[in-house]
RNA sequence: GAGUUUGAUCCUGGCUCAGGAUGAACGCUAGCGGCAGGCCUAACACAUGCAAGUCGAGGGGCAUCACGGAAAAGCUUGCUUUUCUGGUGGCGACCGGCGCACGGGUGAGGACCACGUAUGGGACCUGCCCCUGUCAGGGGAAUAGCCCAGGGAAACUUGGAUUAAUGCCCCAUGGUACCGGGGGGUCGCAUGACCCUUUGGUUAUAAAGGUUACGGUGUAAGAUGAGUAUGCGUCCUAUUAGUUUGUUGGUGAGGUAACGGCUCACCAAGGCGACGAUAGGUAGGGGCCCUGAGAGGGGGUUCCCCCACACUGGUACUGAGACACGGACCAGACUCCUACGGGAGGCAGCAGUGAGGAACAUUGGACAAUGGAGGCAACUCUGAUCCAGCCAUGCCGCGUGCAGGAAGACUGCCCUAUGGGUUGUAAACUGCUUUUAUACGGGAAGAAACCCUCCCACGUGUGGGGGGCUGACGGUACCGUAAGAAUAAGCAUCGGCUAACUCCGUGCCAGCAGCCGCGGUAAUACGGAGGAUGCAAGCGUUAUCCGGAAUCAUUGGGUUUAAAGGGUCCGUAGGCGGACGAUUAAGUCAGGGGUGAAAGCUUGCAGCUCAACUGUAAAAUUGCCCUUGAUACUGGUUGUCUUGAAUUACUGUGAAGUGGUUAGAAUAUGUAUUGUAGCGGUGAAAUGCAUAGAUAUCACAUAGAACACCGAUUGCGAAGGCAGGUCACUAAUCGUGGACUGACGCUGAUGGACGAAAGCGUGGGGAGCAAACGGGAUUAGAUACCCCGGUAGUCCACGCCGUAAACGAUGGACACUAGCUGUCGGGCCUUUAUAGGUUCGGUGGCCAAGCGAAAGUGAUAAGUGUCCCACCUGGGGAGUACGUUCGCAAGAAUGAAACUCAAAGGAAUUGACGGGGGCCCGCACAAGCGGUGGAGCAUGUGGUUUAAUUCGAUCAUACGCGAGGAACCUUACCAGGGCUUAAAUGCAUAUUGACAGGGCCAGAGAUGGCUUUUCCUUCGGGCAAUUUGCAAGGUGCUGCAUGGUUGUCGUCAGCUCGUGCCGUGAGGUGUCAGGUUAAGUCCUAUAACGAGCGCAACCCCUACCGUUAGUUGCCAGCGAGUCAUGUCGGGGACUCUAACGGGACUGCCGGUGCAAACCGUGAGGAAGGUGGGGAUGACGUCAAAUCAUCACGGCCCUUACGUCCUGGGCCACACACGUGCUACAAUGGCUGGUACAGAGAGCAGCCAUCUGGCAACAGAGAGCGAAUCUACAAAACCGGUCACAGUUCGGAUCGGGGUCUGCAACUCGACCCCGUGAAGCUGGAAUCGCUAGUAAUCGGAUAUCAGCCAUGAUCCGGUGAAUACGUUCCCGGGCCUUGUACACACCGCCCGUC
Repeated sequence: GAGUUUGAUCCUGGCUCAGGAUGAACGCUAGCGGCAGGCCUAACACAUGCAAGUCGAGGGGCAUCACGGAAAAGCUUGCUUUUCUGGUGGCGACCGGCGCACGGGUGAGGACCACGUAUGGGACCUGCCCCUGUCAGGGGAAUAGCCCAGGGAAACUUGGAUUAAUGCCCCAUGGUACCGGGGGGUCGCAUGACCCUUUGGUUAUAAAGGUUACGGUGUAAGAUGAGUAUGCGUCCUAUUAGUUUGUUGGUGAGGUAACGGCUCACCAAGGCGACGAUAGGUAGGGGCCCUGAGAGGGGGUUCCCCCACACUGGUACUGAGACACGGACCAGACUCCUACGGGAGGCAGCAGUGAGGAACAUUGGACAAUGGAGGCAACUCUGAUCCAGCCAUGCCGCGUGCAGGAAGACUGCCCUAUGGGUUGUAAACUGCUUUUAUACGGGAAGAAACCCUCCCACGUGUGGGGGGCUGACGGUACCGUAAGAAUAAGCAUCGGCUAACUCCGUGCCAGCAGCCGCGGUAAUACGGAGGAUGCAAGCGUUAUCCGGAAUCAUUGGGUUUAAAGGGUCCGUAGGCGGACGAUUAAGUCAGGGGUGAAAGCUUGCAGCUCAACUGUAAAAUUGCCCUUGAUACUGGUUGUCUUGAAUUACUGUGAAGUGGUUAGAAUAUGUAUUGUAGCGGUGAAAUGCAUAGAUAUCACAUAGAACACCGAUUGCGAAGGCAGGUCACUAAUCGUGGACUGACGCUGAUGGACGAAAGCGUGGGGAGCAAACGGGAUUAGAUACCCCGGUAGUCCACGCCGUAAACGAUGGACACUAGCUGUCGGGCCUUUAUAGGUUCGGUGGCCAAGCGAAAGUGAUAAGUGUCCCACCUGGGGAGUACGUUCGCAAGAAUGAAACUCAAAGGAAUUGACGGGGGCCCGCACAAGCGGUGGAGCAUGUGGUUUAAUUCGAUCAUACGCGAGGAACCUUACCAGGGCUUAAAUGCAUAUUGACAGGGCCAGAGAUGGCUUUUCCUUCGGGCAAUUUGCAAGGUGCUGCAUGGUUGUCGUCAGCUCGUGCCGUGAGGUGUCAGGUUAAGUCCUAUAACGAGCGCAACCCCUACCGUUAGUUGCCAGCGAGUCAUGUCGGGGACUCUAACGGGACUGCCGGUGCAAACCGUGAGGAAGGUGGGGAUGACGUCAAAUCAUCACGGCCCUUACGUCCUGGGCCACACACGUGCUACAAUGGCUGGUACAGAGAGCAGCCAUCUGGCAACAGAGAGCGAAUCUACAAAACCGGUCACAGUUCGGAUCGGGGUCUGCAACUCGACCCCGUGAAGCUGGAAUCGCUAGUAAUCGGAUAUCAGCCAUGAUCCGGUGAAUACGUUCCCGGGCCUUGUACACACCGCCCGUC
């Protein structure tokens, strides 16, 4: 820096990622070299080999080798063998010297002067080395080896005899050391130390060699190494708070190289600890390494320093040095040998083995170099070391080619697929180069010493020079030559973070995943492929550390509401602290000195071809110590001051506290009076009380508790808290004065005191109230809410408890920083009073700046600063468990972890929701009218059935819906029979002149067979058929891949934008407020001003009028004609037709109002306040409906899921629902007569009229493609009949007979006639429509259509009501506001039980 809490936002806060690092491991892969590194685990056990020896110039010697000498034997008489001989070179074992305490390994232990750093030693030692100066005289006794004799399996060991030394012992000499005595000098803070001198006492020397070299001894000094003491630094836990008896100190003694309780005897009672003792856990420490801007955090592998350890524990010996890795002894465990009697061993040395483990190498070479031990030296030893081997473990370097090369080749992959893109200059091909690898050849540096030899200088020996000798690595590095692109690329990733995208497969499966998360049929997230990206001999994963994380915050955080202020005060330690001087110099600052090992880091230069690596120089090492100065600030000491603080005088204030005393009202109880049937209680009731007299009423008495009015953002108190009056005692606080003290102050861990309510203990008290409990209700239940009772308790005294949302969710103190306005307690000034001004102390409201994530806060800070205390560090687990302390108990205080999640949370925003609020609207309720739900039938749906009952629609928003016409067809379904480019069309190729048609036959038909007739032509061709090829076809799936169309909210009044403004932001404002409207309609106001989609208007029909035009319409007047009729001449007046206009706009009047607008039986008008109706449906919601209207992506079928045909089905039927029709009758049925529409349709049609038939209808037959022809409108009205009944209501069902349409009415048509005459007497719960030409009622027409299951749908007119007080309630909606833990949005979220 990013991702992740939300619909979105800001914040808090955790989780996660990108970076670097590693002694790493694992997966895939692998060409070379250089330099490094390599048991982190079992300080587990170890086979085998090696890792410490050396000196013969210390010694006695001679087992072994060589030489010499002597003797013997063999014999090729100069060879071999044997024996003897320490004579020589040498040398096993032994005595002796030095070394073995170094080097090498490991990190178990240890929280400690172990380590780091600084300092002291006046409490110390130091072999070998260097320097100084001294001495070296005499004597003695042993012992190993060797030899002899034994024991034992072995390891080993016993006895005897003899012998040497640079082994051991004794005496002398002198110096040193120590002790005692005397004198002198120097130094130190002191105990004291040092030097010179004198005297007495004690102890201690040896070794040789001819010479030299090399040695010995004691002395003084140095160097080196070791020991010791001290300051400072050095992990976690307080759920470890007290610890210690040689402990702390003293005196004396012992011991040590040396100080010291180091040890011992005696004496005293100390020592350590909240600045963390003691205890527990963990750990080798440092230089350094990783990370980080730094401060920090983490680590201690390689290299260097120190420590500790050497199978485990203990002990000492030797020695200069050890309590000793490859020494000793004892004990223990383990392993091995054994003749069972006894013995042996210690890889945390180098290799190596087993085991453990994710995991770490060769039983290599050499002493050539460096270093070490011994030695005069040669030299010997050296698993130290130098090299090599193994391992991509890390870092660094090199290579796997370079240039040209477009037909942008082929393949692959992808796409919008006759074509493009990509792989990709990539390849092929041409030219060039040869690092590396391979082959051959040459070939180092590391080597200089020691030693030998020669020379030079000085001269008992050293120094210098020349030459010679010495290489494990290694024939290695390096160089040259040859040929040839020849020998050499992978891994991870590609949803976001995070660079890189497509296809296929899969289908919440398989799987991925660091976090968020992906996968349920179109996955850039799984698996594969192509492509791309990143790094590259490596790449990823895992683990760990730092970073990011300011997420423990010193640098650099917080605490009103996110986690977090202790309930309050007092006060100890501690921290911090007023003014002016003086002094000091601890802090602080500056200069100088010492130290801060080397390596490392950084910088310069240099060496390996570069780099890594290495060398050299510088810088740095921020630290510690010493010293000299400075003195502003802090500190120490001292003096003075008054403003902080405190005291005091005076005047006030208050529900401040404690203890007494006292009043009234109310309640309850008791007694008595009056009085009678209820009282009480609730939403409604009941339990309860009451005829034994309640409730009510009145009088008196008793009891306990609490204090109406005053009373208030009032007052007081540290907080908890405090309320009738009064008395006593006590405390606090304000103001004024400035008398007294003179910084006496602030805060405050541990500690102490106080601390509501409830609770506990003891003793009182007990009226009312009231946990528990009992009863009555409510309820599905009701261990509750409501009611009737009622005990602890509430009250008092004493003692515990110690907690609360103990809250202002805001610790205390001090100072500073704009205002306005109340109120409480004081002072001062002014004023006649009221009042005003000013100044302190409290208590409120609003607000500026500032602060804050915002809400908010704002002199009573959450502002600006200082000081001190307390507390926080993701959510849950959990304030739980364990431990401890307190408590009589209840419990309180302190206070985790495992595990689990990716959030939990704060504030604010927009919505949605609320059995929240306000305002408003709608046939929403109410007021009415008529229905549905009951019956029969029609129709649709569910269910069931079926071979099939094709499919879709399913709350409102499916169900007389798609379908505005299912007998065949339709038709998509089922059964059976056929066809396979097919039923249709186009293009191309080739061929033919036929095919089609007619007739006959078979068949259920599709289809098949037979027969018959025949192309046109302008010769270009046309037409038709056949063949081949390409395109097909699918009412198959997905409406959750889609377009288009549609329903609904809803004809509801809303939905947005630009600019500006406000807000960190999501957002807000505008669109809110006050009015008004049917309306976001309009007006006013206004940080908003404008605009868009909606509303309205514009469009159509209708209602009135005018103008124009009069045919098929009309007929007033004129004329003709008829029984009669616009029938005719004519007419345009009227009606009407259909085009254009007018008209209505709150325009006028009155009232109200700022206006908009509203009101009025207003006027006028055909119509009056959107006149009535229609069309018109904003942003969006429901993954709403439709892949079966159509179109379309993907998937699926292709002799079938395509297509043709016949028959069947979609019409089934125990049942359930929706929508309708007809009824149940007299406001009616039947019958006779009379009257009045509108709209629409018509030639395969409507059909006048006539005839036949009871009728459906049939047969004739005018008119009309229609303002001309065709259709009886019905209710209504006028008469007649029927008198309440299953009827003269109702018409279902069934029987019979017909008509019509059609290829065909069986499944399955309509209609007519005759007969039959079912249910039904007004419909439960519930529910629907409608506010006027509406409901209700009456008929008519049309689309579809051969016909029709139409009672449906859509239109048309006739007759023509009732009611609306009103908005409490039900439903739906709009605006404002409020709460929210909801946002899939209350059909939400979420808790508990089972």
The prediction has a mean pLDDT of 83. Predicted 3D model of a 1394-nucleotide RNA (small-subunit ribosomal RNA) from an uncultured prokaryote. The sequence is in RNAcentral, with records from ENA. Rfam family: Bacterial small subunit ribosomal RNA. Rfam links the family to the GO terms ribosome and structural constituent of ribosome.